Record summary:
Predicted 3D model of a 331-nucleotide part of an RNA (large-subunit ribosomal RNA, domain IV) from Kalinella pachyderma. Lineage of the source: Eukaryota > Chlorophyta > core chlorophytes > Watanabeaceae > Kalinella. A source record names the gene rrl.

[in-house]
Context: one part of a larger RNA
C1' cells in the first nucleotide's frame, strides 16, 4: 500500500446512477392486526409485552412466592418493515461460462383442419409415429388465470365455396404442307439432265375435344392487414353542438392516454420536498394508443422495474484505531 475483520464522538443517506455495501430485524409464548379481496386470503401485517435460576403446587399446560446481573432464544443459530405505481395472473423455464426478465411456459379462450387406411410427421420405399387413440379425440396458429368487453372495413392479399363465360398442358388428331421415288413425260439419245409424281418412310403446321389453375362471382377478421382531409360557424373573446366540400373498402367505436407508446418536453396543473428532468393524481394539444399482434381493471404471487417513508448504520461530513493474511524495505 492491498485483503479479510472488529470498533467508534457529533449527525445519520448528507453518499451515491441507485440505501450498492454494511448496520439493523430474528427463536418460542401471550395480545393485537388495516385498506383490499376472487372471502381462501393479505398476515409472522403492522404494533406491543413476556423469556433466567431457586422453592411450593400440578400428569401437564400452567399457578403461587422468592433471588441475580446492564443484558435470562444472555453464545451459535435466527424475518428488516410500511405506503405507492409499472409489467407479468400465479408455481415453473431460460442464454452450462457476461443477460433469470416484462422473455419463454402455463391453466382458461378461440380459430382451422382431420370420419381412421384421418389429418400431420419422419422416409426412395418398406414402414413408423400420431395411437394399440377415434371429434370430450389428435395435429396446426393466435392469444395468455379471473372480471367487464373485444367496434367499423372483404376494395387488395389469403383462405372457402361455385361454376356459366374466357384463358388453357400433355394427348388424341380431321386436314395441310415439305423431302425422298416405283412409275410417265421432254431433251440428248452413251453415261445424263429437266418436269410431273402413287403407295411406304419421313419433316413442319394443325381445326375440334381436353383438368386443376388464373381471370371472373360470392362469403370470410380472435384470417395478413387498414380504421382521412380541408373550410365555415353560438349575441366579448374562446370553443365547435353543427353545415359545406373533397376523397375512401372503411374512415378508430368502448377503454386508456406526455404512457415500457410524446417528438416539441424539465407539456400543464394538483401532491410530496426547504428545494423533484424522476414519481403520484389529473388535463388531452395521442410526432406516431386501442380491442385475442388483444383493450381496460385486478385480490395473491415476484432473487423484476420505479418513486416515498420508519428502523438502521463509517455509504458520507471525516476519517481514526485495532486483529489477521499478503505486498514491500531491512536483516
Nucleotide at each position: 500500500c492491498u485483503c479479510u475483520c472488529u470498533u467508534u464522538a457529533a449527525g445519520g443517506a448528507a453518499c451515491u446512477c441507485g440505501g450498492c455495501a454494511a448496520a439493523a430485524u430474528a427463536g418460542c409464548c401471550c395480545c393485537g392486526u388495516a385498506a383490499c379481496u376472487u372471502c381462501g386470503g393479505a398476515a409472522g401485517a403492522a404494533g406491543g409485552g413476556g423469556u433466567a435460576c431457586c422453592c411450593c403446587u400440578g400428569c401437564g399446560a400452567g399457578g403461587g412466592g422468592g433471588u441475580c446481573g446492564c443484558a435470562g432464544u444472555g453464545a451459535c443459530c435466527a424475518a428488516a418493515u410500511c405506503c405507492a405505481a409499472g409489467c407479468g395472473a400465479c408455481u415453473g423455464u431460460u442464454u452450462a461460462c457476461c443477460a433469470a426478465a416484462a422473455a419463454c411456459a402455463c391453466a382458461g379462450g378461440u380459430c382451422u383442419c382431420c370420419g381412421c387406411u384421418a389429418a400431420g410427421u419422419c422416409g426412395u420405399a418398406a414402414g413408423a409415429c400420431a395411437a394399440u387413440g377415434u371429434a370430450u379425440g389428435g395435429g396446426g396458429g393466435c392469444u395468455g388465470a379471473c372480471g367487464c368487453c373485444u367496434g367499423c372495413c372483404c376494395g387488395g392479399u389469403g383462405c372457402u365455396g361455385g361454376u356459366a363465360g374466357g384463358u388453357g398442358a400433355a394427348g388424341c388428331g380431321a386436314g395441310u404442307u415439305g423431302g425422298u421415288u416405283a412409275u410417265c413425260c421432254g431433251c440428248a439419245u452413251u453415261a445424263g439432265c429437266g418436269g410431273a409424281g402413287a403407295a411406304g418412310c419421313u419433316g413442319g403446321c394443325g381445326a375440334c375435344c381436353g383438368a386443376a389453375g388464373c381471370c371472373c362471382c360470392a362469403g370470410u377478421g380472435a384470417a395478413c392487414g387498414g380504421c382521412g382531409g380541408c373550410c365555415c360557424u353560438a349575441a366579448c373573446u374562446a370553443u365547435g353542438a353543427g353545415g359545406g366540400u373533397c376523397c375512401u373498402a372503411a374512415g378508430g367505436u368502448a377503454g386508456c392516454g406526455a404512457a415500457a407508446u410524446u417528438c416539441u418536453u424539465u407539456u400543464u396543473c394538483g401532491g410530496g420536498u426547504a428545494a423533484g428532468u424522476u414519481c403520484c393524481g389529473a388535463a388531452c394539444c395521442g410526432c406516431a394508443u386501442g380491442a385475442a399482434u388483444g383493450g381496460c381493471g385486478u385480490a395473491a404471487c415476484g432473487a423484476c422495474u420505479u418513486g416515498g417513508g420508519u428502523a438502521c448504520u463509517g455509504u458520507c461530513u471525516c476519517a481514526a484505531a485495532g486483529a489477521g493474511a499478503g505486498a514491500u524495505u531491512c536483516g